[in-house]
């Protein structure tokens, strides 16, 4: 360098172009208990960046970056 996949809560992840972006862990309160593990309720956290198409974009399209892979 060319080609190819992939990039959403701190972590694993899901979402037919129309949800208030779901959960599950982890953190935080709260109940529960003599205290603590378990359990319950609930809270706080996200769509790599820039553009473009569309009423309407996590999704489709360009191009930047990251990361894995193949091939020179």
């Nucleotide at each position: 360098g060319u080609c190819u996949c992939c990039g959403u809560a701190g972590u694993u992840u899901a979402a037919c172009g129309g949800a208030u972006a779901g959960a599950a862990u982890a953190u935080c309160u709260c109940c529960c208990u003599c205290c603590g593990a378990a359990g319950g309720a609930g809270a706080c956290g996200g769509u790599a960046c820039a553009g473009g198409u569309u009423c309407a974009a996590u999704u489709c399209c360009u191009g930047u970056c990251g990361g894995g892979g193949a091939c020179a």
Model confidence (mean pLDDT): 81 of 100. The RNA shown here (transfer RNA) has 72 nucleotides and comes from a bacterium. The sequence was found in a public genome assembly. Rfam family: tRNA. Rfam classes the family as a transfer RNA.